[in-house]
Molecule: transfer RNA
Organism: Bacteroidales bacterium
Formats: sequence, C1' cells, structure tokens
RNA sequence: GGGGGAUUAGCUCAGUUGGCUAGAGCGCUUGCCUUGCACGCAAGAGGUCAAGGGUUCGACUCCCUUAUUCUCCA
Repeated sequence: GGGGGAUUAGCUCAGUUGGCUAGAGCGCUUGCCUUGCACGCAAGAGGUCAAGGGUUCGACUCCCUUAUUCUCCA
C1' cells in the first nucleotide's frame, strides 16, 4: 500500500425481508430471604445501535466517507 471482517447497555454478545416501544447473560441498584455474607427469588436503572452524509413513507439493518480494531497478501 491492497483484500476481507468487526464496532449494539459497564463487560461478552444476539437482533430473521428495512416496519409496532431495541434485547439476552454477567455485572450494578433496591427489596425479600439470612445472625451476617454468599446463593436464590422479585423489581428497577442503564443505549448518540462508532461518527458524518445519502436513499426511503420509514434505517441498528441498504449505499458512500471517516475513525478505531482484528486478520490475510505484498
């Protein structure tokens, strides 16, 4: 320098043909339980879907550019 992949909650990751209010596990907070802690149960908080632009009635999803990162070739 070139090819390919990834970016969604604090962490690890789903998300079906573009369509109703974006999800799970772990973690966190609160309550129950316990002498207390852990475990368990219940409830809750937590999101610029990497950034910008475009297409569309409508975009996490399609297109372009940029950023970060992984990998392959030279």